[in-house]
RNA sequence: CGCCAGGGCCCAUGGAAUGUGGACUUGCGAACCCCGCCAGAGCCGGAAGGCAGCAACGGUAGCUUGCUCGACAUCUGCCGUGGUGUCCCUGGUACUU
Numbered sequence: 001c002g003c004c005a006g007g008g009c010c011c012a013u014g015g016a017a018u019g020u021g022g023a024c025u026u027g028c029g030a031a032c033c034c035c036g037c038c039a040g041a042g043c044c045g046g047a048a049g050g051c052a053g054c055a056a057c058g059g060u061a062g063c064u065u066g067c068u069c070g071a072c073a074u075c076u077g078c079c080g081u082g083g084u085g086u087c088c089c090u091g092g093u094a095c096u097u
Base pairs, nucleotide, nucleotide: 002093003092004091005090006089007088008087009085010083011082012081013080014079015078016076017074018073019072020071022069023068024066027063028062034059035058036057042051043050044049
């Protein structure tokens, strides 16, 4: 000084990790100031029937469970793959000195 190989660094990309929202899901679930339906009881009516409506029941808001799915973000810098090298490091090798 050249060549080869590996690693680092650079770029791209996939996965992971973390955070947040959503979907779905587990349980609870606003006594009344949420919805529906309203037993009993109450009110109006001569009657037919009507009215309002607590509990219960069903649901919603909400809280919660997630072995789940998906989205976004991240100097978490983790793992993998590819690309490119005028860079850095290591090893080998030919030549020259």